Description
A computed fold for a 341-nucleotide RNA from a Gammaproteobacteria bacterium, annotated as Bacterial RNase P class A. The RNAcentral record of the sequence draws on ENA. It is recorded under the gene name rnpB. NCBI's taxonomy places the organism under Bacteria, Pseudomonadati, Pseudomonadota, Gammaproteobacteria.
């Protein structure tokens, strides 16, 4: 001085006016006024998982269905986070990863190729030959993404795990580790490979439906008409089926009425700061704060001024995550290249 790689804050600012909602308070001619206080995100967005919460409802087990997929932790819980382990990229700091089983079955791998499983011989190589071929071979060559474990030595007509050394795979002991694994030390000539984000196997989870839940209050109209099955049956019960278990009539169409208004609605699996415990996610303690609650939908508009010229973009029951989009600034850590000392 460059170029990376994690991780973290922040999201225009300060002033004046004049507007807009929401909690208190206070005075009201019941219209409102004045005073305090607050008043959109890092994603609020996708609605992709997971819960709180309401209601079905008194709600169990089996099936088929569906998610998840190395180990340990965390957490309300998760498909999430953290740590580890394998396997891949990467100088490297760091990243990724749909990461159980192919020896239970079945499927699939085009086209080239001789052959892609019920394996085989185009070329070659050895041997013999009556020259017409006949055995033997997969070590070299070809085809392919992938040709039956790789490399190297003996052997052998001429080859080949045929032997043998290391690798490689399957397995046993032992040692570390909670565990996934990992290392030593044997022991076998070895099931021909891939693909499960093909069918399947295995392990573990799994009522539903959703704040347009639900509740209460007012008000209106026609407690209406038909039709289906039916009283030891038959019908209904918030994902499909069967059993249970409950409740007693159920369903279906046609026509009228209402569509207002309060609640739920914001104190929370909540923030914050300090301390302990922990490799970390977190978790305990103490203290300290109250940060949006609208309903056709509330923060906007002016000026003036600074600069980092401001992108992506606006709550609708709340909460943890993910996973998109995004001008910039600013901070720490580490890693790798160049120069000087």
């Nucleotide at each position: 001085g460059g170029a990376g790689u994690u991780g973290g804050u922040c999201a225009g600012g300060c002033a004046a006016u004049c507007g807009c909602u929401c909690c208190g308070a206070a005075c009201u001619c019941a219209g409102g006024u004045u005073c305090g206080g607050g008043g959109a995100g890092g994603a609020a967005a996708g609605u992709c998982c997971g819960g709180g919460c309401u209601c079905c409802a008194u709600a169990g087990g089996g099936c088929a269905g569906a998610g998840u997929g190395c180990c340990a932790g965390g957490u309300a819980a998760c498909g999430c986070c953290u740590g580890g382990g394998a396997g891949g990229c990467g100088u490297g700091a760091g990243c990724c990863u749909a990461c159980g089983g192919a020896a239970a079955g079945u499927g699939c791998c085009g086209c080239a190729g001789a052959a892609a499983a019920u394996a085989u011989a185009c070329c070659g190589c050895c041997u013999c030959u009556u020259c017409g071929g006949a055995g033997g071979u997969a070590a070299g060559g070809g085809u392919g993404a992938a040709a039956u474990g790789g490399u190297g030595c003996g052997g052998u007509a001429a080859g080949a795990g045929c032997g043998c050394a290391c690798c490689g795979c399957a397995u046993a002991a032992c040692u570390g580790g909670u565990a996934a694994c990992a290392g030593u030390u044997g022991u076998g000539g070895c099931a021909g490979g891939g693909u499960a984000a093909a069918c399947c196997c295995c392990a573990c989870u799994c009522g539903g439906a959703g704040c347009a839940a639900g509740a209460c209050c007012a008000a209106a109209u026609a407690g209406g008409g038909g039709a289906u099955c039916u009283a030891c049956a038959g019908g209904c019960g918030u994902g499909g089926u069967c059993c249970g278990c409950g409740c007693u009539g159920a369903u279906c169409c046609c026509g009228g009425g209402u569509a207002g208004g309060u609640c739920g609605c914001u104190u929370g699996a909540g923030g914050u700061g300090u301390g302990c415990g922990g490799c970390g996610a977190c978790g305990c303690a103490c203290a300290u704060c109250c940060c949006a609650g609208a309903u056709g939908a509330a923060u906007g508009a002016u000026u003036g001024u600074c600069c980092g010229c401001g992108a992506c973009a606006g709550a609708a029951c709340c909460c943890g995550g993910c996973u998109u989009a995004u001008c910039g600034a600013c901070c720490a850590a580490c890693u790798c290249c160049c120069u000087u000392u």